[in-house]
RNA sequence: GGGGAUGUAGCUCAGUUGGGAGAGUACCUGAAUGGCAUUCAGGGGGUCGUGGGUUCAAGUCCCAUCAUCUCCA
Repeated sequence: GGGGAUGUAGCUCAGUUGGGAGAGUACCUGAAUGGCAUUCAGGGGGUCGUGGGUUCAAGUCCCAUCAUCUCCA
C1' cells in the first nucleotide's frame, strides 16, 4: 500500500425484507428475611464509531473517513 471482518446502554450481545432501539448482566429504589446472600417488582442510562448522501422514513442501503483484528505484499 491492497483485500476482508467488527464497531448498538458501564460490560457481553441481538436487531430477519428499510418503518416499535431491545435482551442479559451491572447500577438505583422498594418488598420478602432479625441481618447478609438470594428472589421478586419497579426505575434511570443510547446522537447505533464519525461525516455526508438516497428515501415520506436509515442501526439497516450508498460514499468517504476513524479505531481494532486479520490476510496478502